Predicted 3D model of RNase P RNA and transfer RNA as a complex of 438 nucleotides.
Rfam match: Bacterial RNase P class A. Rfam describes the family as follows. Ribonuclease P (RNase P) is a ubiquitous endoribonuclease, found in archaea, bacteria and eukarya as well as chloroplasts and mitochondria.
The coordinates come from a structure-prediction model, not an experiment, and the mean pLDDT is 78.
RNA sequence: UGAGUAAGUCGGAUGGCCGCGUGCAAAAUUGCACCUGCAAUUUUGCACGAGGAAAGUCCGAGCUCCACAGGGCAGGGUGCCGGGUAACACCCGGUGGAGGCGACUCCAAGGAAAGUGCAACAGAGAUAUACCGCCUAGCACUCAACUUGUGAGUGCCAGGUAAGGGUGGAAAGGUGAGGUAAGAGCUCACCAGGGACCAGGCGACUGGUCUGCUCUGCAAACCCCACCUGGAGCAAGGCGAAUAGGAGGGAGUAGGUGGCCCGCCGUUUCCCUCGGGUUAUGCUGCUAGAAGUGUCAGGCGACUGACACCCUAGAUAGAUGGCCAUCCUCGACAGAACUCGGCUUAUAGACUUGCUCACAUG
RNA sequence: GCUGGCGUAGCUCAAUAGGCAGAGCAGCUGACUUGUAAUCAGCAGGUUGAAGGUUCAAGUCCUUUCGCCAGCUCCA
Numbered sequence: 001u002g003a004g005u006a007a008g009u010c011g012g013a014u015g016g017c018c019g020c021g022u023g024c025a026a027a028a029u030u031g032c033a034c035c036u037g038c039a040a041u042u043u044u045g046c047a048c049g050a051g052g053a054a055a056g057u058c059c060g061a062g063c064u065c066c067a068c069a070g071g072g073c074a075g076g077g078u079g080c081c082g083g084g085u086a087a088c089a090c091c092c093g094g095u096g097g098a099g100g101c102g103a104c105u106c107c108a109a110g111g112a113a114a115g116u117g118c119a120a121c122a123g124a125g126a127u128a129u130a131c132c133g134c135c136u137a138g139c140a141c142u143c144a145a146c147u148u149g150u151g152a153g154u155g156c157c158a159g160g161u162a163a164g165g166g167u168g169g170a171a172a173g174g175u176g177a178g179g180u181a182a183g184a185g186c187u188c189a190c191c192a193g194g195g196a197c198c199a200g201g202c203g204a205c206u207g208g209u210c211u212g213c214u215c216u217g218c219a220a221a222c223c224c225c226a227c228c229u230g231g232a233g234c235a236a237g238g239c240g241a242a243u244a245g246g247a248g249g250g251a252g253u254a255g256g257u258g259g260c261c262c263g264c265c266g267u268u269u270c271c272c273u274c275g276g277g278u279u280a281u282g283c284u285g286c287u288a289g290a291a292g293u294g295u296c297a298g299g300c301g302a303c304u305g306a307c308a309c310c311c312u313a314g315a316u317a318g319a320u321g322g323c324c325a326u327c328c329u330c331g332a333c334a335g336a337a338c339u340c341g342g343c344u345u346a347u348a349g350a351c352u353u354g355c356u357c358a359c360a361u362g
Numbered sequence: 363g364c365u366g367g368c369g370u371a372g373c374u375c376a377a378u379a380g381g382c383a384g385a386g387c388a389g390c391u392g393a394c395u396u397g398u399a400a401u402c403a404g405c406a407g408g409u410u411g412a413a414g415g416u417u418c419a420a421g422u423c424c425u426u427u428c429g430c431c432a433g434c435u436c437c438a
Base pairs, nucleotide, nucleotide: 001358002357003356004355005354006353007352008351009350010349012327013326014325015324016323017322018321020049021048022047023046024045025044026043027042028041029040030039031038032037051333055344056343058342059341060340061339062338063233064232065231066230070262071261072260073259075229076228077227078226079225080094081093082092083091084090095109096107097106098105099104110224111223115222116221117218118217119216127172131165132164133161134160135159136158138156139155140154141153142152143151144150173191174190175189176188177187178186192214193213194211195210196209197208198207199206200205237284238283239282246274247273248272249271250270251269255265256264257263276437277436292309293308294307295306296305297304298303328331363434364433365432366431367430368429369428372387373386374385375384381418389405390404391403392402393401411427412426413425414424415423
């Protein structure tokens, strides 16, 4: 210098004017109360006012109601090991496997030797197999030879054989040598896998020795094993005004616990449709939180602890916008709706740091 | 906001526990007819919304994503 890899930060900037939402303060008006107050509206001033994903709603929790969520079955989820965490399918550190020269990245990665099931087409044969081939014995025929016999070939039949052919994703360990009638872990060497024992490690696992033991794949098929799991969701729920706690239909000892049984609550209702009330279409839940920032300490790390600082949207028809000026690299994806922790997806561009490889120069 | 469901030919729908993606209507060609319709014979038309994964093999199983539809507001 170029190429790459990992982690992280930012997401136009500054100023002016107008406007919107919330909070606080002040003033005015109205209503209630009538004592000092309370509520609503308007105006003025000050402060604050979207994101790294606010998104998808894919996981996990808080919170609320149903019993303080209880027992069993069914169902669902997770799936190498150890740790972190409120919890997780997330994160960290390892193990094993795959890719890359490397930094590094990726992996739903338990069990197929518990059982069941599936493996289309092709192929002789799909979890066991003899189609072609190879070899042996018998019979028949032909040829050579010719005393019988023997040798070669062809056909039929009985057997041995998984070396070779072809099919397939997969054909029963692979390569080589010995061996054999021909062959075969039949025997041997090396390699791959399995099992037993020993050693190391908390563990996944790793290393060594022995043993010819060679067993197909699929569990994101049923299933087995281990662990987890009650349901609903802020349109949860609470307060509370007004009205007709009305009408019709259905069910019935019901009803709730949103799969079933038990149990529990509980006791005269429950479900559907129509109608009625309510500008109460209100108030609350609602934003100070497993929050954020910084320092120190512990830990390889995720993370944890202590201390200090700071207050940082809360709408309810839904605010966070518009215009002007200057500058630059001319600005992407996109907009809170109870709240957090993650994951995933979208994202113009700019910047920082560590590391790797190649080339050049000193 | 919360919850649930569905995407297969131009349209409406199938596809038995994963094994050659099909039917009806519509379209095109030919026959029949003076001509048209009907009828008969034949043909074409699909990245199964998209991407990735598991598997020998995916419409089907798993994950992500896009689009569409439906239900749920107070008294209650």